[in-house]
């Protein structure tokens, strides 16, 4: 330097160009002699940055950054 993956809720991950969600975790509650499990709500996002496309972008399009993994240089 070149490829290719990949970056979304505290964590792991999801989402055909059309309301951004699960599932641990977090807080009430309920039930237990209590704890733990186990059942009910529920809170909780600057979707990595700028930009451009579009009525409309997490998704497509350039450009940047981070990480991983292969390739190739130079010592």
């Nucleotide at each position: 330097g070149g490829g290719c993956u990949g970056g979304u809720a505290g964590c792991u991950c999801a989402a055909u160009g059309g309301u951004a969600g699960a599932g641990c975790a977090g807080c009430g509650g309920c039930c237990u002699u209590u704890u733990a499990a186990g059942c009910c709500g529920u809170u909780g996002g600057u979707u990595c940055u700028c930009g451009g496309u579009u009525c409309g972008a997490g998704u497509c399009c350039g450009a940047g950054c981070c990480a991983g993994c292969c390739c190739a240089c130079c010592a």